[in-house]
Molecule: c-di-AMP riboswitch aptamer (ydaO/yuaA leader)
Organism: soil metagenome
RNA sequence: CGCCGAACCCGCUACGGCGGGACCGGGGAACCAGACUCUUUGGGGUGAAUCGCGCAGCAGGCGCGUAGGCCAUCUCCUUCGGAGCCGAACCCGUCAGCUAACCCGGUAGGCAUGCGAGGGAGAA
Numbered sequence: 001c002g003c004c005g006a007a008c009c010c011g012c013u014a015c016g017g018c019g020g021g022a023c024c025g026g027g028g029a030a031c032c033a034g035a036c037u038c039u040u041u042g043g044g045g046u047g048a049a050u051c052g053c054g055c056a057g058c059a060g061g062c063g064c065g066u067a068g069g070c071c072a073u074c075u076c077c078u079u080c081g082g083a084g085c086c087g088a089a090c091c092c093g094u095c096a097g098c099u100a101a102c103c104c105g106g107u108a109g110g111c112a113u114g115c116g117a118g119g120g121a122g123a124a
Stems, first nucleotide, its partner, number of pairs: 002111003008021005022107006032097001042095001043092004051065005068086003071082001074122008083113001
């Protein structure tokens, strides 16, 4: 200078933090839709991060694929090609479809996308 991501901006402060805006997420009618549980195959949420096969095997784990995700052009949207990377983790606690009013939260963390060709809208 930039990237993934909602995770940024402004104000106050006794510097502990607080408030507002913006963005993001959850709960929550009617109508509509249709499901879950019943000595459990519990169910659900954030996220791209699901699913299959194999190996080892008490468990933890490992490998190959895969739905899906990521790429600086001043910004945004979108199409195509190309190589590379990710394809996790956590939370609720027996409970939640959609959902106006209304209610409740988050604003972290990590960098392992600086290749090209088009279309559209804007900015300067």